[in-house]
Molecule: Fluoride riboswitch aptamer (crcB RNA motif)
Organism: Geothrix rubra
């Protein structure tokens, strides 16, 4: 003093908050910014990366 693995810490993971740290990525010119078709334009699902609870949206049934 360079590179490369591990740890640690910090950040992310298409719509909100809180909690888990279990998963994945990433180290600030990063990780992320969704999907489909006839693609200058038209059609689609989902509040979680996972999981819980709570709001908000939609569907049923009951009072």
């Nucleotide at each position: 003093c360079c590179c490369c693995a591990g740890c640690a810490c910090g950040g992310a993971g298409a719509u909100g908050g809180c909690a888990u740290u279990c998963c994945u990525c990433c180290g600030c010119c990063a990780a992320c910014c969704g999907c489909c078709c006839c693609c200058g334009g038209g059609g689609c699902u989902g509040a979680u990366g996972a999981u819980g609870c709570c709001u908000g949206c939609c569907u049923u049934c009951u009072c």